[in-house]
RNA sequence: CAUUCUCAUAUGCUUAAUUUCAGAUUACUCAUCUGGAAACGGGGGAACCACUUCUGGGGUGAAUCCAGUAAACAUGGUAGGGCGCCCUGGCCCAAACCCGACAGCUAACCUCGUAAGCAAUUCCUAAGGGGAGAA
Repeated sequence: CAUUCUCAUAUGCUUAAUUUCAGAUUACUCAUCUGGAAACGGGGGAACCACUUCUGGGGUGAAUCCAGUAAACAUGGUAGGGCGCCCUGGCCCAAACCCGACAGCUAACCUCGUAAGCAAUUCCUAAGGGGAGAA
């Protein structure tokens, strides 16, 4: 430099939501519960600076806003977000819940979470380009 193959199957995806130790339970494993550690993620909390409420305000999250409606739902759009290495197309989501009169940022410090849900078995977003790897 050229050609061929691979970029999911000892699985993979959304998410912070994983790994591990001890104990309980059980005939045992798994699962479940309790208490730790690591890792990841969130909240509160000075100075300085900044800002607003009385029309309440605020938090997790991508999930906000507009039209429409008496209002809400459905519907259409949208900030924003996701889709197995990246980009362009393409496809999809754009919720739900919580605090309770109260919280900006914020060093030290304090504290909380580690749920849930989904995809198929030559299929995946059956495309184009790039990149990486192997021969």